[in-house]
RNA sequence: GCGCGUUCUCAGGGCGGGGUGAAAUUCCCCACCGGCGGUAUGUGGCGAGCCGAGACAUCGGUUGCACCACGAGCCCGCGAGCGGCCCACAAUGUGGGUGUCAGCAGAUCUGGUGAGAGGCCAGAGCCGACGGUUAAAGUCCGGAUGGAAGAGAAUGAAG
Repeated sequence: GCGCGUUCUCAGGGCGGGGUGAAAUUCCCCACCGGCGGUAUGUGGCGAGCCGAGACAUCGGUUGCACCACGAGCCCGCGAGCGGCCCACAAUGUGGGUGUCAGCAGAUCUGGUGAGAGGCCAGAGCCGACGGUUAAAGUCCGGAUGGAAGAGAAUGAAG
């Protein structure tokens, strides 16, 4: 340092203005938001190499191959949620369990640069579980003081 066990901590943002209406943060116009891991032509750091200068201490330039950090809502995958299945019950529902359970599980193009763009720059566009609601919800309320992709720390034994 790697893998494994145990424990602990952490782990989601957003309706502001106007319109219609009896009623809308739900419709319409404008606005606002973007979980986790991976990927990397981006950004920063550090160093090596090379070139030059030099008072031989260093300094400047270049490269950016290695290393470190950050870096995509719509590229790959994951999570929650829905559905399914199983169980219980006061039973057309409620609660619990089950993610290798053949299900659902969103959405990107154009131009530029470049050897190469799905990621950079510019522009335009698109997407968002379930239940509730005086009226249809990514943004309100609720399950949820929950769960969780995962992140970090401590610690243990053997390798």